[in-house]
Context: one part of a larger RNA
RNA sequence: UGACGGGGACCCGCACAAGCAGCGGAGCAUGUGGUUUAAUUCGAAGCAACGCGAAGAACCUUACCAAGAAUUGACGUCUAUAUGCCAACUCACGAAAUUGAGUCUUUCUUCGGAACAUAUAGACGGGUGGUGCACGGUUGUCGUCAGCUCGUGUCGUGAGAUGUUUGGUUAAGUCCAGCAACGAGCGCAACCCUUUUUACUAGUUGCCAAUAUUAAGUUAGGAACUCUAGUGAUACUGCCGUAGAUAAUACGGAGGAAGGUGGGGAUGACGUCAAAUCAUCAUGCCCCUUAUAUCUUGGGCUACACACGUGCUACAAUGGCCAUUACAAAGAGCUGCAAUAUGGUAACAUGGAGCAAAUCUCAUAAAAAUGGUCUCAGUUCGGAUUGUGGGCUGCAACUCGCCCACACGAAGUCGGAGUUGCUAGUAAUCCCGAAUCAGAACGUCGGGGUGAAUAAGGGCCCGGGCCUUGCACA
Repeated sequence: UGACGGGGACCCGCACAAGCAGCGGAGCAUGUGGUUUAAUUCGAAGCAACGCGAAGAACCUUACCAAGAAUUGACGUCUAUAUGCCAACUCACGAAAUUGAGUCUUUCUUCGGAACAUAUAGACGGGUGGUGCACGGUUGUCGUCAGCUCGUGUCGUGAGAUGUUUGGUUAAGUCCAGCAACGAGCGCAACCCUUUUUACUAGUUGCCAAUAUUAAGUUAGGAACUCUAGUGAUACUGCCGUAGAUAAUACGGAGGAAGGUGGGGAUGACGUCAAAUCAUCAUGCCCCUUAUAUCUUGGGCUACACACGUGCUACAAUGGCCAUUACAAAGAGCUGCAAUAUGGUAACAUGGAGCAAAUCUCAUAAAAAUGGUCUCAGUUCGGAUUGUGGGCUGCAACUCGCCCACACGAAGUCGGAGUUGCUAGUAAUCCCGAAUCAGAACGUCGGGGUGAAUAAGGGCCCGGGCCUUGCACA
């Protein structure tokens, strides 16, 4: 000087308290451990691994296993020699890859050759093989915590100290005052995006107040409103009061769409964990080279006495079912989205208008509302499991996909110790969309609808910051 303390003082955080909803019990989905297996490819391991890499394993993917093949190679550059083929089509063996046979039989040329292909030989090529404790790059975490440093000066023999401590204050090393310090840098904040209000500009595909018109903003018309998208404005403790040191600032108020960083996002200092990744990529060294490289078929990654994590659905009446009926936002669309219509109980099929889309389509939002029914039961709750018959994608749904209909109708009556999230348009709850994608979400990432309770405290648990003290640590 740091680190540490079941030392002290101060401060902060859904850390606790006050509340709401969960998890832990059940069934299923999914990941992991273990076990099994020819193989169940590999990685991730307290927080910070476990719906994680994987924004999507039937083949492919695929790295694993079995079997069958071939060895300058599936791919790239080049040299030497030889040949003129190769490709395409047909046939045969075969699970396919491969192999064999047949048809066909190069192009340009200054005739020297060049291009291309095949064969042989050689340089090479290949490796998702090892080492993340050899590295680059990228990422997680403490933590969006308020810290981490430097120059000059001063103090100290020196390591170092000072500044950065102190009194206030702040979300903040934020600001004010003081001070042997005076300044500066990386962080904080602001500048960026979005949301909330508004002016102007612009009115089509969007809008409709007035005038006609229609089944319908449908058409004529309008440029007000909504909305769209570009440029601006607005919020700064600016104003008032009280407190404070005439400060910084705090509390209350006015005006205002919004008030004290307005809400959300992006943005992550010096560093810590020999943290993660050699399987995104790149790369040193080591290793394989008739195989640890390559091709193909089939299987596996989907196994199942069990254990754990994360979710979904429930156990019902604030509910289930039936009928009628209302209101979104954000997205996607040409190998695409697909309307009206017709068939089918339905999944879906037939057919194909329109649309590269503020125009057309996906596309009925659902919870909510109104009316009816069920009356507390393992039920008209719950839907696992199983059977049968269908549909879709795709060469192909047996291992191993999704959906529909009918039948079957399991556990489950609110969950032990313990434990998680959340402070407002939040929790809870309800639907919608997208990426990946032929098909395959209860996951992920977005969007809107309805919409609470409680706290404003500093006694305790956990984590962090700052000062101080002790020290058997460096």
A computed fold for a 474-nucleotide part of an RNA from an uncultured bacterium, annotated as small-subunit ribosomal RNA, 3' major domain. The full RNA is in RNAcentral, with records from ENA and SILVA. It matches the Rfam family "Bacterial small subunit ribosomal RNA".